[in-house]
RNA sequence: GCCCGAGUAGCUUAGUUCGGCGGAGCGGUCGGCUGUUAACCGACAGGUCACAGGUUCAAAUCCCGUCUCGGGCG
Repeated sequence: GCCCGAGUAGCUUAGUUCGGCGGAGCGGUCGGCUGUUAACCGACAGGUCACAGGUUCAAAUCCCGUCUCGGGCG
């Protein structure tokens, strides 16, 4: 230098097939339970979907560019 893959909540990740409500587990906060803690149960908060532009009525998803990480070729 070229090719492929990945980037979504604090962490691990689903969702991309066929564009149409952004979800789960752990963690956090609050409450319940109880002698207390843990465990358990319930509720709530937490997301610029890596960044920027485009297409579209509508983009995490499609297109172009950039960045970061991983792999391959030279």
Molecule: transfer RNA
Organism: Nanobdellati archaeon